[in-house]
Context: one part of a larger RNA
C1' cells in the first nucleotide's frame, strides 16, 4: 500500500527536517521572615448632607527577604573516548534528612517598596527624600573547628509562632514554658566529582603521531590529585596487541531470532551521557557554566515614534514544511510522586484519566438443534445424473456481545470538627501520638460488576487452487490480452492469462512491498 471491517481488554503510536513555529498552558510557594497599600465590611467624630478624617475586622496585587527554579519531562544533534559496561582505588564536596555536642550575647548603618520629580514610543531607566526585616555589616564570646614558625593567632548565629500561674512593667511586653527556625561541629546517609585496568563498528586505496607534547623540580589553582595552568631543567611518550587520520555511532539492562554458539538490533520500560535556535562565556548557589536564568557574537522572526527594543516548543496540545508514514490546540489534581508551606493549601501537560487509530498481541461474537421432497436456482454432465447440499426454505430453541433500561463496589490514604488517654510542662494552656464519634474528599464515570426487556434480530471476509504447496472444472482469448518468487505459462481443446461453479488456507483480518534472524 491493496480489498474488507462487529466488540471488548491489555499495550503501542514523526523511524523523516536537533526543520521553523501562530496561541494557550508547563515552577512556584511561604503573612507564622519584613515594611506596608488598594479595596471590602462595621462603628465614631467633623459639618461643606455627601464628602474627609479617625478607631477595628478582612484583605489582594507589588516589593524586600527565604526555599525551590540543577528536580520533574523532551531529545539524540554532537561523542569512537573527557562516553559507557564490569571491578577495583583515593586525593574530595554533599542543601534538605537522621543521631550527637556546645551555643543563639550586645549594637549599627543602609536599601526596595513608597512618596516628589525628570527621561523614552516603548522595553525600561535616573535623581531626591523615607521605612522594616529570619536582608547586610562590626563587637563581645569559643566545647568542637580552622591555621601555627607550636610562641600563638583566625572565625558565628535570627528571629518567628503558641500557651500561661506567680513575680516585675514604660502596659508594648519582660519572664516561663512548648513548636518551629539560626550558629559552629562531630558522624551516618543519599548524591556528586576524581583516578587505574579490561571490555566497546568500519577502513592500512590512512604508517608514521606528538612542543603542554612525556617526565621532574618549584610556584599558582581547584572542594579535591593531576601538565590542570605557569617558570625552569631533561628529552621524553605512543604506534603493525594498529597510534595518527577518514567514515559511521550515543551506551548498557535488553528485543528480535536461532536447539545452541551466534546473527541482528538498542522503539516503548528502567539505569548513564550529552545537547537547549548556533557559537562563547562567566554570575547566584550545596549543587548548574543552568531547556521556559543572565552576558556578548551570529543567523533567522517580530515591534518601532527608526533613537532603540523583543523572541527561542529536541515540555504538553496544537501548525506550516518534510514524508510512504505515526493521535486531541481534551479531564482532573480523585490517585502516586514532586516544589513551598507549621497547617489548612497552592502549584505541578509529572502522573493518572479520557479521545483518535485492526499499528500490535489476547479474548469473544457474527447462532444452536432438528430438517430430503436431497426444493427451485447456479454450475457440470457419458444427458442417466452429479454437484452446490442440511446448506436454503420449513420447526424447535438460545440472547453472550451491540441496544434499551435500573441497581452498583474498589481505586479514599487522608483532612476538619469534638471528646478522650500518654507524652511534654510549673500547668488541668498550648502542642504532639493513638483511640471513639462525626463531617467531608473520586478526574475516570452513563466505572467495573450484577439484574430485567426485546428479537436471530445489528455483525465475513481476503488471498490462493501447473510444481514447490493444501486446493479442478467450464467458458472466453489464441505468444494477443495477459501472469510470474524461482521453475516457466499463452501460437484454437491453457486445471498457469480473464469470468464463473467448485474447492483450499487464514480469519476481523487478508494479501503484497520492505528489513532482519
Nucleotide at each position: 500500500c491493496g480489498c474488507u471491517g462487529g466488540c471488548g481488554g491489555c499495550a503501542g503510536g514523526c523511524c523523516u527536517a536537533a526543520c521553523a513555529c501562530a496561541u494557550g498552558c508547563a515552577a512556584g510557594u511561604c503573612g507564622a521572615g519584613c515594611g506596608g497599600u488598594a479595596g471590602a465590611g462595621a462603628g465614631a467624630a467633623g459639618c461643606u448632607u455627601g464628602c474627609u478624617u479617625c478607631u477595628c475586622u478582612u484583605g489582594a496585587g507589588a516589593g524586600c527577604g527565604g526555599c525551590g527554579g540543577a528536580c520533574g519531562g523532551g531529545u539524540g544533534a554532537g561523542u569512537a573516548a573527557u562516553g559507557c559496561c564490569u571491578a577495583g582505588g583515593a586525593a574530595u564536596c554533599u542543601g534538605c534528612c537522621u543521631a550527637g555536642u556546645g551555643g543563639u550575647g550586645g549594637g549599627g548603618g543602609a536599601u526596595a517598596a513608597c512618596g516628589u520629580u525628570c527621561g523614552g514610543a516603548a522595553a525600561c531607566g535616573g535623581a531626591c527624600g523615607c521605612u522594616a526585616a529570619u536582608a547586610c555589616c562590626g563587637c563581645a564570646u569559643a566545647c568542637g573547628u580552622c591555621c601555627u614558625a607550636c610562641g600563638g593567632g583566625a572565625g558565628a548565629a535570627a528571629g518567628c509562632g503558641g500557651g500561661g500561674g506567680a513575680c516585675c512593667u514604660u502596659c508594648g511586653g519582660g519572664c516561663c514554658u512548648c513548636g518551629c527556625g539560626c550558629c559552629a561541629u562531630u558522624a551516618g546517609a543519599u548524591g556528586a566529582g576524581c583516578c587505574u585496568a579490561g571490555g566497546u563498528c568500519g577502513g592500512a586505496u590512512u604508517a608514521g603521531c606528538u612542543a603542554g607534547u612525556u617526565g621532574g623540580u618549584g610556584a599558582g589553582g581547584u572542594a579535591a590529585c593531576g601538565g590542570c595552568u605557569c617558570a625552569c631543567c631533561a628529552a621524553g611518550g605512543c604506534g603493525a596487541c594498529g597510534a595518527u587520520c577518514c567514515g559511521u555511532a550515543a551506551c548498557u539492562g535488553g528485543u528480535c531470532u536461532g536447539a545452541g554458539a551466534g546473527g541482528a538490533u538498542g522503539a516503548u520500560c528502567a539505569g548513564u551521557c550529552a545537547c537547549a535556535c548556533u557559537g562563547g562565556a562567566a554570575c547566584u548557589g550545596a549543587g548548574a557554566c543552568a531547556c521556559g536564568g543572565u552576558c556578548c557574537a551570529g543567523a533567522c522572526u517580530c515591534c518601532u515614534a527608526c533613537g532603540g527594543g523583543a523572541g527561542g516548543c529536541a515540555g504538553c496540545a496544537g501548525u506550516g514544511g518534510g514524508g510512504a508514514a505515526u493521535a486531541u490546540u481534551g479531564g482532573a489534581c480523585a490517585a502516586u510522586g514532586g516544589g513551598c508551606g507549621a497547617a489548612a493549601g497552592c502549584c505541578u501537560g509529572a502522573u493518572c484519566c479520557a479521545g483518535c487509530c485492526a499499528u500490535g498481541c489476547c479474548g469473544c461474537g457474527u447462532g444452536u438443534g432438528u430438517g430430503a421432497a436431497g426444493a427451485a436456482g447456479g454450475u457440470c454432465u457419458u444427458c442417466g445424473g452429479a454437484u452446490u447440499g442440511u446448506a436454503a426454505a420449513g420447526c424447535a430453541c438460545u440472547u453472550u456481545a451491540a441496544g434499551u433500561u435500573g441497581g452498583g463496589a474498589g481505586g479514599a490514604a487522608g483532612g476538619g470538627u469534638a471528646g478522650u488517654a500518654a507524652c511534654u510542662u510549673a500547668a488541668u494552656a498550648c502542642g504532639u501520638u493513638g483511640c471513639u464519634a462525626u463531617u467531608u474528599u473520586g478526574a475516570c464515570g452513563u466505572u467495573a460488576c450484577c439484574g430485567a426487556c426485546a428479537g436471530a434480530a445489528u455483525a465475513a471476509g481476503c488471498a490462493c487452487c501447473g510444481g514447490c504447496u493444501a486446493a479442478c472444472u467450464u467458458c472466453g482469448u489464441g505468444c494477443c490480452a495477459g501472469c510470474a518468487g524461482c521453475c516457466g505459462c499463452g501460437g484454437u481443446a491453457a486445471u498457469a492469462c480473464g469470468a464463473a461453479g467448485g474447492g483450499u488456507g487464514c480469519a476481523a483480518g487478508c494479501g503484497u512491498u520492505a528489513a532482519u534472524c
Small-subunit ribosomal RNA, 5' domain from Pseudomonas peli, 517 nucleotides, folded computationally.
Its mean pLDDT, the model's own confidence on a scale to 100, is 86.
The full RNA is in RNAcentral, with records from ENA and SILVA.
The organism belongs to Pseudomonas, within Bacteria.
It matches the Rfam family "Bacterial small subunit ribosomal RNA".